[in-house]
Molecule: RNase P RNA; transfer RNA
Organism: Eubacteriales bacterium
RNA sequence: CGAGCACGCUGGAUGGCCGCGGACGGUCGCAAGACCGGACGAGGAAAGUCCGAGCAUCAUAGGGCAGAGCGCCGGGUAACGCCCGGUGGAGGCGACUCCAAGGAAAGUGCAACAGAAAUAUACCGCCCGUUUACGGGUAAGGGUGAAAAGGCGAGGUAAGAGCUCACCGGCGGCGGAGAGAUCCGACGCGUCCAUGUAAACCCCGCUUGAUGCAAGAUUGAUAGGAAAGCAGAUGUGGCGGCCCGUCACGCUUUCGGGUAAUCGCUGGAGCCUUUCGGCAACGAAAGGCGUAGAUAGAUGGUCAUCCCCGACAGAACUCGGCUUACAGGCGUGUCUCGCAUU
RNA sequence: GUCCGUGUGGUGUAAUGGACAACAUGUCUGUUUUCCAAACAGAGGAUCCGGGUUCGAUCCCCGGUACGGGCU
Numbered sequence: 001c002g003a004g005c006a007c008g009c010u011g012g013a014u015g016g017c018c019g020c021g022g023a024c025g026g027u028c029g030c031a032a033g034a035c036c037g038g039a040c041g042a043g044g045a046a047a048g049u050c051c052g053a054g055c056a057u058c059a060u061a062g063g064g065c066a067g068a069g070c071g072c073c074g075g076g077u078a079a080c081g082c083c084c085g086g087u088g089g090a091g092g093c094g095a096c097u098c099c100a101a102g103g104a105a106a107g108u109g110c111a112a113c114a115g116a117a118a119u120a121u122a123c124c125g126c127c128c129g130u131u132u133a134c135g136g137g138u139a140a141g142g143g144u145g146a147a148a149a150g151g152c153g154a155g156g157u158a159a160g161a162g163c164u165c166a167c168c169g170g171c172g173g174c175g176g177a178g179a180g181a182u183c184c185g186a187c188g189c190g191u192c193c194a195u196g197u198a199a200a201c202c203c204c205g206c207u208u209g210a211u212g213c214a215a216g217a218u219u220g221a222u223a224g225g226a227a228a229g230c231a232g233a234u235g236u237g238g239c240g241g242c243c244c245g246u247c248a249c250g251c252u253u254u255c256g257g258g259u260a261a262u263c264g265c266u267g268g269a270g271c272c273u274u275u276c277g278g279c280a281a282c283g284a285a286a287g288g289c290g291u292a293g294a295u296a297g298a299u300g301g302u303c304a305u306c307c308c309c310g311a312c313a314g315a316a317c318u319c320g321g322c323u324u325a326c327a328g329g330c331g332u333g334u335c336u337c338g339c340a341u342u
Numbered sequence: 343g344u345c346c347g348u349g350u351g352g353u354g355u356a357a358u359g360g361a362c363a364a365c366a367u368g369u370c371u372g373u374u375u376u377c378c379a380a381a382c383a384g385a386g387g388a389u390c391c392g393g394g395u396u397c398g399a400u401c402c403c404c405g406g407u408a409c410g411g412g413c414u
Stems, first nucleotide, its partner, number of pairs: 001338004005333006012306007020041002024037005043312001047323002050321005055212004062244004067208005072086005087101001088099004102203002107201002109197003123142002125138006150168002153165003169192001170189003174185004216263003225255006235249005270289008307310001343413007352367004360397001369385005390406005
């Protein structure tokens, strides 16, 4: 200098005028309300609504079955399917990145086409015998396939073969390291029962009641309204499906009434700075901050100046995450690779 | 706002994880006819997008996108 890797930050700026929103203060008004004032008023994702919680109602949530979700180990957290640090595997020369990563010797299913045979086999071949087509041995070689009874070398043999042996792999218990996943070592086993698939059924372990602020609470309305029909219970309804259990009650249809207001609503597992503990996620202490809350739904328009001429995008109960979209710019690093120079 | 569901030729539908993705209709070409229609023969045309699991994905899983429905 070039190409990268990891972790962060930012997401036009300043001012004038006119508007919009909800609080606050003031003036007027019996009240409803009107006017004035200064401050405040979208994001890193406000998005998707994919997880986890708070909160609310149903029984402050019951038992069993079914269903659903999760799945290496340790830690963090209110909690999580999130985050951090490890283990194992995969990719990259490397910094580093990625992984839904329990069980296939509990059982069942599936494995098209090709191939002789797809979880069991002998088509070609090799060897032996009789003999020209059979019988026996074999699984080294060929061929098919994504996959064919672990790989490779030597010995051995009629030809071959874990048949025997060395090395690698596999399995088993033992010893050591570690908190654990796991790693290392030496020993034994060739009956080493032997493919893949569980994002197929399933098994094992753990978690899980349902509904979502249109939840719900308060208050108001001729209001425990009227008519017809059916039933006299093994009935109907509520508690997400079924059974139990439990609570309430006559049921069905039609007509009539009502569709509004206020609260829930934003101060929270909150944000910022410093110090301490921890590899880190994170935690603790001290100091400081206070900043949308609408209900047809506000955050806009215009003018001036400047620059690199501005991407994705707009709150609707609230948080913690994840995922997705995103023009451009900035920073950090005992970081990596290549080239050049000293 | 919130909770669900569905995407296959132009259109309407099929398809146990086993491909050359099927059927009807429409389109195009040809034959027939003076011409058109009908009929007959043939052709072309699709799994919403991006990943993953698997030997193999329309199908199973994840993310996105488009459309539809319920609740008021």